Predicted 3D model of a 71-nucleotide RNA (transfer RNA) from a Caldilineae bacterium. Its mean pLDDT, the model's own confidence on a scale to 100, is 82. Its Rfam family is "tRNA".

[in-house]
RNA sequence: UCGGGGAUGGUCUAAUGGCAGGACAGGGGACUUUGGAUCCCUUAGUCGAGGUUCGAGUCCUCGUCCCCGAG
Repeated sequence: UCGGGGAUGGUCUAAUGGCAGGACAGGGGACUUUGGAUCCCUUAGUCGAGGUUCGAGUCCUCGUCCCCGAG
């Protein structure tokens, strides 16, 4: 430099173009003599900039970073 793949809460991981969900972690509570376990509630997210569309995490363009391969 070229080709392919990827980036979603603190972490891991889903999502036919149509309300961004789950688990763990964090906070609050119930239970318990205390702790742990269990249960309930709750905080928190789409890499950046444009475009297409009534509607974009998803499609297109450019960029940043990571992984694999080629030279």

RNAcentral holds the sequence, with entries from ENA.